[in-house]
Context: one part of a larger RNA
RNA sequence: CUGGGCGUAAAGAGCGCGUAGGUGGUUAGAUAAGUCAGAUGUGAAAGACCUGGGCUUAACCUGGGGGUGUCAUUUGAUACUGUUUGACUAGAGUACAGGAGAGGAAGGUGGAAUUUCCGGUGUAGCGGUGAAAUGCGUAGAGAUCGGAAAGAACACCAGUGGCGAAGGCGGCCUUCUGGCCUGAUACUGACACUGAGGCGCGAAAGCGUGGGGAGCAAACAGGAUUAGAUACCCUGGUAGUCCACGCCGUAAACGAUGAUAACUAGACGCUGGUGGGGGUAAAGCCCUGUUAGUGUUGAAGCUAACGCGAUAAGUUAUCCGCCUGGGGAGUACGGUCGCAAGAUUAAAACUC
Numbered sequence: 001c002u003g004g005g006c007g008u009a010a011a012g013a014g015c016g017c018g019u020a021g022g023u024g025g026u027u028a029g030a031u032a033a034g035u036c037a038g039a040u041g042u043g044a045a046a047g048a049c050c051u052g053g054g055c056u057u058a059a060c061c062u063g064g065g066g067g068u069g070u071c072a073u074u075u076g077a078u079a080c081u082g083u084u085u086g087a088c089u090a091g092a093g094u095a096c097a098g099g100a101g102a103g104g105a106a107g108g109u110g111g112a113a114u115u116u117c118c119g120g121u122g123u124a125g126c127g128g129u130g131a132a133a134u135g136c137g138u139a140g141a142g143a144u145c146g147g148a149a150a151g152a153a154c155a156c157c158a159g160u161g162g163c164g165a166a167g168g169c170g171g172c173c174u175u176c177u178g179g180c181c182u183g184a185u186a187c188u189g190a191c192a193c194u195g196a197g198g199c200g201c202g203a204a205a206g207c208g209u210g211g212g213g214a215g216c217a218a219a220c221a222g223g224a225u226u227a228g229a230u231a232c233c234c235u236g237g238u239a240g241u242c243c244a245c246g247c248c249g250u251a252a253a254c255g256a257u258g259a260u261a262a263c264u265a266g267a268c269g270c271u272g273g274u275g276g277g278g279g280u281a282a283a284g285c286c287c288u289g290u291u292a293g294u295g296u297u298g299a300a301g302c303u304a305a306c307g308c309g310a311u312a313a314g315u316u317a318u319c320c321g322c323c324u325g326g327g328g329a330g331u332a333c334g335g336u337c338g339c340a341a342g343a344u345u346a347a348a349a350c351u352c
Base pairs, nucleotide, nucleotide: 004323005322006321007306008305012320014201015200016199017198021194022193023192025088026087027086028085029084030083031082033081034080035077036076037075038074039073040072041071042069049065050064051063052062053061054060091191092188093187094186095185096183097182098181099180103177104176105175106174107173108172109171110154114150115149116148117147118146119145120144121143125136126135162169163168206247207246208245209244210243211242215241216240220236221235222234223233258319259318260317261316262315263314266297267296268295269294270293271292272291273290274289275288276287277286278285301308302307325352326351327350334345335344336343337342
């Protein structure tokens, strides 16, 4: 170096964009770099291998042969790969017409609930629990009615549903904006796939500055429970949760399943398009084809089994990432990044 693997045993990077690189559709010509063939040169001798000979054998010595190369030069071959010239349209993309959607950003706005405050009615309890107590209440609570303020989240619709690369996204309206699907034509003409580095996005918690603060609630305090109770339960309650800007860069970031392309039985749904037929006053509706997505079951096949099964963990191809016994350890040291917390890269001794 090759050989084996990565759903659950060790192993798919959290996700994308993309540089180098790797790989790459159909067809004709040229070229001859890779490739293949021939010739010449060289690849010293010894050793090694094969086969003879000589010491009584062997070791040892010795004759012959073969072999030995990403080698050089040269002459050819042209299927494949490469290079180059031209052409093509099945990949990819653009234009046109429709369509669905919690996709993103900004601004505005609505009702219910909660809490607080003010006022009315009204009186002795309220609250809480397994039971209590702390707590609140005659300075008038709780209950109820009216008014005001504030912040946060958006019941029903709601779905086995939809959108997004992932993280994630849910009241309503407006503006700006990304992607996707379908249809039938026209156009470009391989413009493609993957992607080391790199760049960007990236839940929650956390950090910085300034706001905001209703509810909830780490820490903390008190009451219980208990042998104890630094808990579970209760009463409070600060960071935080919210907003703006800037960091952090991690998660069981999970489908524990990298991306792209092709192929390989069926059956039953759902979502969004689109075509045909039936039906209707028009719809709703019924039957049937096709397409993109999303589920359930399952043949072949695969799998250690569980299970997967056209959304593969099946059969293939290309590219990237990663794994190599357990512990030590995702640690130390060093580097890089960070305000910090820490993140990332990443050993060894020793031990079983």
A computed fold for a 352-nucleotide part of an RNA from a metagenome, annotated as small-subunit ribosomal RNA, central domain. Model confidence (mean pLDDT): 86 of 100.